[in-house]
This is a predicted structure of a 413-nucleotide RNA (Bacterial RNase P class A) from an Actinomycetota bacterium. The RNAcentral record of the sequence draws on ENA. A source record names the gene rnpB. Its Rfam family is "Bacterial RNase P class A". From the family's description: Ribonuclease P (RNase P) is a ubiquitous endoribonuclease, found in archaea, bacteria and eukarya as well as chloroplasts and mitochondria. Its family is annotated with tRNA processing, dimeric ribonuclease P complex and ribonuclease P activity in the Gene Ontology.
RNA sequence: UGAGUCGGUCAGACGGUCGCGUCAGGGUCCUUGCCUUCGGGACGGGGCACCUGCCGAGGAACGUCCGGGCUCCACAGGGCGAGGUGGUGGCCAACAGCCACCCGGAGUGAUCCGCGGGACAGUGCCACAGAAAGCAGACCGCCUCGGCGAACCACCGGCCUCGGCCGGAAGGCGCCGCGGUAAGGGUGAAACGGUGGUGUAAGAGACCACCAGCGCCCCCGGUGACGGGGGCGGCUAGGUAAACCCCACCUGGAGCAAGCUCAGACAGCAGGCGUUCGAGGGCGGCCCGCCCGAGCCUGCGGGUAGGGCGCUGGAGCCGGUCAGCAAUGACCGGCCUAGAUGGAUGACCGUCACCCCACCACCGCGGUAACGCAGGUGGGGGACAGAACCCGGCGUAUCGACCGACUCAUCCA
Numbered sequence: 001u002g003a004g005u006c007g008g009u010c011a012g013a014c015g016g017u018c019g020c021g022u023c024a025g026g027g028u029c030c031u032u033g034c035c036u037u038c039g040g041g042a043c044g045g046g047g048c049a050c051c052u053g054c055c056g057a058g059g060a061a062c063g064u065c066c067g068g069g070c071u072c073c074a075c076a077g078g079g080c081g082a083g084g085u086g087g088u089g090g091c092c093a094a095c096a097g098c099c100a101c102c103c104g105g106a107g108u109g110a111u112c113c114g115c116g117g118g119a120c121a122g123u124g125c126c127a128c129a130g131a132a133a134g135c136a137g138a139c140c141g142c143c144u145c146g147g148c149g150a151a152c153c154a155c156c157g158g159c160c161u162c163g164g165c166c167g168g169a170a171g172g173c174g175c176c177g178c179g180g181u182a183a184g185g186g187u188g189a190a191a192c193g194g195u196g197g198u199g200u201a202a203g204a205g206a207c208c209a210c211c212a213g214c215g216c217c218c219c220c221g222g223u224g225a226c227g228g229g230g231g232c233g234g235c236u237a238g239g240u241a242a243a244c245c246c247c248a249c250c251u252g253g254a255g256c257a258a259g260c261u262c263a264g265a266c267a268g269c270a271g272g273c274g275u276u277c278g279a280g281g282g283c284g285g286c287c288c289g290c291c292c293g294a295g296c297c298u299g300c301g302g303g304u305a306g307g308g309c310g311c312u313g314g315a316g317c318c319g320g321u322c323a324g325c326a327a328u329g330a331c332c333g334g335c336c337u338a339g340a341u342g343g344a345u346g347a348c349c350g351u352c353a354c355c356c357c358a359c360c361a362c363c364g365c366g367g368u369a370a371c372g373c374a375g376g377u378g379g380g381g382g383a384c385a386g387a388a389c390c391c392g393g394c395g396u397a398u399c400g401a402c403c404g405a406c407u408c409a410u411c412c413a
Stems, first nucleotide, its partner, number of pairs: 001409010012352007020056002023053004027048005034041002058384001062395002065393005070255004077288004082251005087101005102116001103114004117246002122244002124240003139185002141181003145177005152172002155168005193211006212236001214233008259309004268300006280292003316335008354381007364373003
């Protein structure tokens, strides 16, 4: 300098004019009760389009995918079922999150990825090709034995003009059959361990040596997953659970339109069941247990629905120190940063900054060097996007600017 990997910060700034929302103070107006010397006064409450001041959207406010705080269901007990998670250890209020590590895989590497327990509990699936894809199997081959044949080679006998001819038998050869074989070849993503040897009629873990895998035992290291080493053994089909399933652990439900409270309004009719031998109810499904219970359930029909609280001081934020590899925790100090409810923060102007394009200029500055920085004019640009009870995560969208650490390649000293 280029290419890359990981982490973090910001989300334009300043000034001016006008305009919004909550809260606080002031001002002004009205008013209940009380006091009054009847002029008014203090407290409280309410209005205002008045004045001043503090504060006023996000890194995701989006998705609603997880986990909670909080609220309600009298308690939230047991079982089944359903759902979720899935290496180990730690963090946390908790989690499917985060950190570290282990194993496997990708990459030269920094790093990244993982639906990471079980295939010997069971059931499924592995198309096509192939003989055969769970205990199998013989397509081509190889081998023993038996049968048939005689064109060629070899063998035997005879004849001969010495080129050959005739006959026999059947080693090689060809075909068929019973049997053996799974080493060689073929098919396939994958074929019942690999290499070398012994052995065999030909072969084969049948046996042997060395490996791989699996199981068992022992030693060392580690909190652990696991890693390293040694020994023994039978010789040994695989894959798939992101298929059903098994195993281990976890889980009551609903949700701020939760819920609490004030005000307001009301009209019943019909049917069914029941009053301790229990109707109905206890807000995910079933069963059991437990509890409430004298009036309930269903259908039709009528009336009201406004205000306040919840609602923002928090598992809060910022800085420092200590502990820890880290996530994070403890201590000390400081800060208060929206609470709307038809739903607030907007509009305009100026300057600067940032990014892009074009033109001009290119004297220079820094550095040992490689190399880096730097001027003026004009035009253009502003992403994703908007709180609604709050918080911790994850996912998705996104214009740009900056900082740090690390890896690889090249160059310079």